[in-house]
Molecule: Bacterial RNase P class A
Organism: Robiginitalea marina
This record gives sequence, structure tokens and C1' cells, in this order.
RNA sequence: AGAGCAGGCCAGCCUGUCGCCCUGACUCGAAAAGUCAGGGAGGAAAGUCCGGACACCAUAGUGCGGCAUAGCGGGUAACGCCCGCCCUCCGCCCCCGGCGGAGAGGACCAGUGCAACAGAAAGUAUGUACAGUUCGGCUGUAGUGAAAUCGGCAAACUCUAUGCGGUGAAACGCCAUGUAGGUCAGCGCCCGAAGGUGGCACGCCUGAGCUGACGGGUAGGCGGAUAGAACCCCGGGGCAACCCUGGGUCCAGAUAGAUGACAGGUACCCGGUUUACCGGGGAUACAGAAUCCGGCUUACGGCCUGCUUUUUUU
Repeated sequence: AGAGCAGGCCAGCCUGUCGCCCUGACUCGAAAAGUCAGGGAGGAAAGUCCGGACACCAUAGUGCGGCAUAGCGGGUAACGCCCGCCCUCCGCCCCCGGCGGAGAGGACCAGUGCAACAGAAAGUAUGUACAGUUCGGCUGUAGUGAAAUCGGCAAACUCUAUGCGGUGAAACGCCAUGUAGGUCAGCGCCCGAAGGUGGCACGCCUGAGCUGACGGGUAGGCGGAUAGAACCCCGGGGCAACCCUGGGUCCAGAUAGAUGACAGGUACCCGGUUUACCGGGGAUACAGAAUCCGGCUUACGGCCUGCUUUUUUU
């Protein structure tokens, strides 16, 4: 100096002019408009893959089937997530120990299945040659192959153990307006249509309406909606994940969907030049909230710290 792995931080900044959304105050009879103050898109907001909060529906199971997890403990609201230890595998080294990384880590005598070519033969098969021999192809070696006989593979089917209601903010709740609570037909009205119960069957529950065609009216407003399993700091406990006491902060809430545009400078990048300086570049990586939170996965630029390794110099 380069590369890889792990962790942390940042994701440009400053000034001015104008514009947009929200909150509060003032003005105003009220609203609108105006003025002032404060705030306004991420570490992944992405994927919709897990787990929940919340809301509504149902709670009556039984059998089959489906899905998920899988060493031992701990953390968490919970998890298929995170941490520690053990074990297995990979790489490196000062080499039987250490360092870093990965793990979908129960069972192959419950059963089924897979392994091209080569090879005599690919799961209880076994030809040839040699050696040993208890003289029995009994034992071993050689040849082919990734693998040659009580092996390998279960992110192969499967088996074992454990677990599993659904839907989803377009959830759901409230208010207002308006019409035609219309007409016809079919089925049905406790001898039960239709519906619910994660899938199917049985069972159970609700039940007087359900479905189709024609025709009419409406599609407006408010809430949910951002004070949280929230964030930051000191101290304490713990190997750690994380937990506890105390103190501090309030950091988007749109609804056809705001969070921006322009100008100057600075940082940074590219080119020229090599004291200096000149020119160009404005998403200058990946990318834009939509009920919210904890994870995982994917995309991606820069800086710092630690570890490993390669090269060069001393």
C1' cells in the first nucleotide's frame, strides 16, 4: 500500500429569495385569508419474508391433512430473531493448540428412493491377480470410481418431538345527505335457503331471508393517525444479548397524497496545470414515509477501529 471479515459513525454543509404541509398563538362575529414562532422523508422508508400491538369476526370440538421449528441454556411483548457455551465444517498460523468465518446442528435398524461415466459389480453385490489361512471366498491388499458393503444423502420423500383461528387501516368506528325499504323471477321460511367455524369431512352455532335481471339515489365529513414494548445520557448488574434506578427530549402525519425550486459559497469528484490556479459536475452511492413497532433479507458511497492475509521497503 492492496484485499477480505466484524463493529461503529455519516449519508453533505452555510447564507439569501420564493413556494408547499402540519401544530400553536394573534387578528377576525365565525370560517377563509394574513402575521409570528416551531417542526417537516431512511438506514434501508425497499421485499411483504417472520413476530406482535391495535381493530373486527368466531370461539365446540373430533378425525384427516397442511405449515413451521429442531444441540444445551439465556434475552425479548413475541419470533423462524439476538447472545453465550458445546459440536461439526472451512481457511490461516508460532500446529493437537490458537485465531477468524459458516452451520437448515433430532432420526438412515420404521419404510421408500437417489448416485451419470468408469468399473466384474453401486447396497448385503463380489470377477481377476497376489498374500495370509483355523483350508470355509474365511481374512487382507491391488484395479475403476466421489463412494465397493451392516457406507453417503433427509434445504430427498419420510419418521419422531413440539407448536399453529382468521382478516387487515381499502381493518374498523361515528356523523350527515339522498333515493325507490322499487319491480319481476328462482330457491327458502324451524321438515331450515344462505352464512360462520385457518383447508376437507362430521359435529356445532346464527338464521328469515338469499340469489339473479331491470331500474333509482349516493360516493361528503370526522376519527383511527402518531406519547411510543419511543429515543438520548450518567450510574449499577451481566462474558454477552440485555435488564434496573435516576435525569433529559418530543423528533412528519399527508389523503391523489406536502417535506421543494433558484442563486452564491464551501466540502467532494473529474479534467488541465504542477508554487498557485482554471474549467466542468446538483439526487455527488442505494434510494422517497402512508396504522405503528421488533427482526431478517436485498441494494449501496465514504470515514474510523480491530483481526486475518498478500506485496514492497527498512